[in-house]
A computed fold for a 393-nucleotide RNA from an uncultured Alphaproteobacteria bacterium, annotated as Bacterial RNase P class A. The model forms 93% of the base pairs in the Rfam consensus. Its mean pLDDT, the model's own confidence on a scale to 100, is 75.

RNA sequence: UACGGUGGUCGGAUAGCUGCGCUAAGAAAACUUAGUGAGGAAAGUCCGAGCGUCAUGGGAACAAGGCACCGGAUAACGUCCGGCUAGAGAAAUCUAAGGGAAAGUGCCACAGAAAAUUACCGCCAAACAAGUUUUGGUAAGGUUGAAAAGGCGAGGUAAGAGCUCACCGCAAAGAUAGUAAUAUCCUUUGGCAAGGUAAACCCUGCCUGACGCAAGACCAAAUUAGGAGAGCAGUAAAACUGCUAAAAGGAGUGUUUCCACUCUGCUCCAGAGGUAGGUCGCUUGAACCAAAUGGUGACAUUUGGUCUAGAUGAAUAGCUAUCACUUAGAAUCUUUACUGUGAAGUAAAGCAAAUGAUAAGAACAGAACUCGGCUUACAGACCACCUAAAAAA
Numbered sequence: 001u002a003c004g005g006u007g008g009u010c011g012g013a014u015a016g017c018u019g020c021g022c023u024a025a026g027a028a029a030a031c032u033u034a035g036u037g038a039g040g041a042a043a044g045u046c047c048g049a050g051c052g053u054c055a056u057g058g059g060a061a062c063a064a065g066g067c068a069c070c071g072g073a074u075a076a077c078g079u080c081c082g083g084c085u086a087g088a089g090a091a092a093u094c095u096a097a098g099g100g101a102a103a104g105u106g107c108c109a110c111a112g113a114a115a116a117u118u119a120c121c122g123c124c125a126a127a128c129a130a131g132u133u134u135u136g137g138u139a140a141g142g143u144u145g146a147a148a149a150g151g152c153g154a155g156g157u158a159a160g161a162g163c164u165c166a167c168c169g170c171a172a173a174g175a176u177a178g179u180a181a182u183a184u185c186c187u188u189u190g191g192c193a194a195g196g197u198a199a200a201c202c203c204u205g206c207c208u209g210a211c212g213c214a215a216g217a218c219c220a221a222a223u224u225a226g227g228a229g230a231g232c233a234g235u236a237a238a239a240c241u242g243c244u245a246a247a248a249g250g251a252g253u254g255u256u257u258c259c260a261c262u263c264u265g266c267u268c269c270a271g272a273g274g275u276a277g278g279u280c281g282c283u284u285g286a287a288c289c290a291a292a293u294g295g296u297g298a299c300a301u302u303u304g305g306u307c308u309a310g311a312u313g314a315a316u317a318g319c320u321a322u323c324a325c326u327u328a329g330a331a332u333c334u335u336u337a338c339u340g341u342g343a344a345g346u347a348a349a350g351c352a353a354a355u356g357a358u359a360a361g362a363a364c365a366g367a368a369c370u371c372g373g374c375u376u377a378c379a380g381a382c383c384a385c386c387u388a389a390a391a392a393a
Stems, first nucleotide, its partner, number of pairs: 004386007012323007020037007039364001043375002046373005051212004056260007064208005069083005084098001085096004099203002104201002106197003120142002122138006128131001150168002153165003169192001170190005175184003216280004226269004230244005249264004287306008325361004331355002333350007
């Protein structure tokens, strides 16, 4: 010394003319003046919430979804910060859908004797019909594989095996440090580990009402004919007329059920108007900027300052000029060589430095209730910090 890594900034600016939207003031109105008008991701619609409507609460059961090491931040989250553990990397750093395999079920292809109740070769012993024989023992050696029931050494054995022993490993308990996860060249005990896999089913713990601005509120406008049955009354009965109390029933937002509570009010069939208009919601916010204090940090507190789209088929634009950025050719220029007394000239090289000047280019991409996150896309230019294996000096 970056071709490595972490965090961040910009991603055009100014002026004039014309045009468009909103707000405020003035004006009878047309219009005038002033202010203001797309992002860092506005995208994805993946999470969380504010807000809106429905809901009354309690108990029991079930379903669906989410999270899952420890401690913090936040309105909350599946987000963020700091640590621990595991893995990758030379390192800086990065990744993790990080509880449970000793509750149960399932799976581990092929190969291999066998994938967790192993015996093909091999080793040992016995028998016999005497050799690719039979029976028994063995799991140390070999084959296969991602993985074969701890490792190495010694003793022991018919041959072997934690069978025994020392060391290592493993498990449990203790001690020390830490809020904790956890760590340890620490101590004691124990022949000891019961393979792996849960973004496989599952178990455990904690959390969660549904639907959503096309939510919802208001105004304007428009609008009605009936049929059958039940009960009550007029009425002693039928026809006819009127009514619908009470009760039954129904509704109450994840599902079922129990209790209470609230609202509604006869059952069934059938039919009419409207939902293509307008206003609000609609932008002052868990808002943004700066400083100080506290904190490793996410962030919090205090003080001061700012107001920055609100459209509704959908505004935020067009032209001109100048400047800035990037790239390219080439001039001046610079360096070298030659000619010349000199000024200067010729040739070559260069864009490293400086000046001037011509042409071209400029990424991803457009608000629609708001906010906090995550994920994805992005030409080019730049800032700060960290690491130093390889290569070179």